[in-house]
Context: one part of a larger RNA
RNA sequence: UGACGGGGGCCCGCACAAGCGGUGGAGCAUGUGGUUUAAUUCGAUGCAACGCGAAGAACCUUACCAGGUCUUGACAUCCUCGGAACUUUCUAGAGAUAGAUUGGUGCCUUCGGGAGCGUAGUGACAGGUGCUGCAUGGCUGUCGUCAGCUCGUGUUGUGAAGUGUUGGGUUAAGUCCCGUAACGAGCGCAACCCUUAUCCUUAUUUGCCAGCACGUAAUGGUGGGAACUCUAGGGAGCCUGCCGGUGACCAACCGGCGGAAGGUGGGGACGACGUCCAGUCCUCCUGGCCCUUCCGCCCCGGGCUACACACGUGCUACAAUGGAAGGUACAGAGGGUUGCCAAGCCGCGAGGUGGAGCUAAUCCCAUAAAACCGUUCGUAGUCCGGAUUGGAGUCUGCAACUCGACUCCAUGAAGUCGGAAUCGCUAGUAAUCGUGAAUCAGAAUGUCACGGUGAAUACGUUCCCGGGCCUUGUACA
Repeated sequence: UGACGGGGGCCCGCACAAGCGGUGGAGCAUGUGGUUUAAUUCGAUGCAACGCGAAGAACCUUACCAGGUCUUGACAUCCUCGGAACUUUCUAGAGAUAGAUUGGUGCCUUCGGGAGCGUAGUGACAGGUGCUGCAUGGCUGUCGUCAGCUCGUGUUGUGAAGUGUUGGGUUAAGUCCCGUAACGAGCGCAACCCUUAUCCUUAUUUGCCAGCACGUAAUGGUGGGAACUCUAGGGAGCCUGCCGGUGACCAACCGGCGGAAGGUGGGGACGACGUCCAGUCCUCCUGGCCCUUCCGCCCCGGGCUACACACGUGCUACAAUGGAAGGUACAGAGGGUUGCCAAGCCGCGAGGUGGAGCUAAUCCCAUAAAACCGUUCGUAGUCCGGAUUGGAGUCUGCAACUCGACUCCAUGAAGUCGGAAUCGCUAGUAAUCGUGAAUCAGAAUGUCACGGUGAAUACGUUCCCGGGCCUUGUACA
């Protein structure tokens, strides 16, 4: 100087407390461990691994296994030989491949040849998701959006170092003020950026419709309008501005004014010096090592989907604040030409048919659902719950056996609110209800986003956990 203390002081955080809803019990989905296996590819492992890499394993992906193949190679450059490139069909085979076969003789040219493409040969080389993340770059997680981490000069000390950065107040903040052997400065904080809440202005189509007309069974449907809503450019607005009180005459705090918004208005992006030899050589780059008729490459089939069990994360429930059937409203944000697919018709339905429109404020996906209105069920393993299984189908796709999703009929399991323990959340939040997108041929209860309805509680900081500052002890570094 740090680190540590079941030392002290001050302070903060959904850290506790006060509340609301969960997990842990059930069934299923998904990931992991374990076990099994020819293989169940690999990585991630307290918080910070476990719906994680994977924004999507039937083939492909795919890295794994079995079998069948190739050896200058699937891919790059260089050299040589002969051939245009390309293309048709047949045979064998699981295919990769092997054999046969048809058409075609092109472009530029100084007529020597050249460009491009593919075959064969030779070796230089290619190739490796092989190893080392404890050789690395890059990227990322974490402490933590915590308020800290440092430097120059000066000064103190023999020196390591100190001071500044401590003290008194204050703040979300090393934020600001005052004091002060310190005076300044840098990286952080804040602000600048995006979005949202109010108003003004400009613009007026595909969006809008107040006033004036026309028209319809109905609809901004039409003429028209630019007021309103919306859209998207530009501005205004919030700065402790004003008033009162407290305070040290400061910084600031408390209450009020005006205001759509009040003291950082809400949300996001943004992550200091560093820590964890944290994670990643399987995104990519890369040192070293290793393989080179294979640890490379191609193909078919299988596996990654196994199943006594254990754990994590979720979904659905156990019901009446509910289930069922009927009627009737109200969103936002997205996506669409290899696409979204309307009306109509067929089917109980998944879907089929059909073909209009749309490169989209125009058309489509697309009926939002909870909610509301009345009806029914009457506390029961039920008109709750839907697992499992049987049968019949639909769609995608060469192909749904291993191993897809969905539909209909039948079946109708566990489950009556969950032990010890444990998680999230402070407001348009929790809870609850639907909607969309990425990936994607098909395949979400996951992820990311969107809106609808919309709470309870916070006395307080003694205690648990994590963190910041000062101080103290130490046989620790």
This is a predicted structure of a 477-nucleotide part of an RNA (small-subunit ribosomal RNA, 3' major domain) from an uncultured prokaryote. Model confidence (mean pLDDT): 84 of 100. It matches the Rfam family "Bacterial small subunit ribosomal RNA". Its family is annotated with ribosome and structural constituent of ribosome in the Gene Ontology.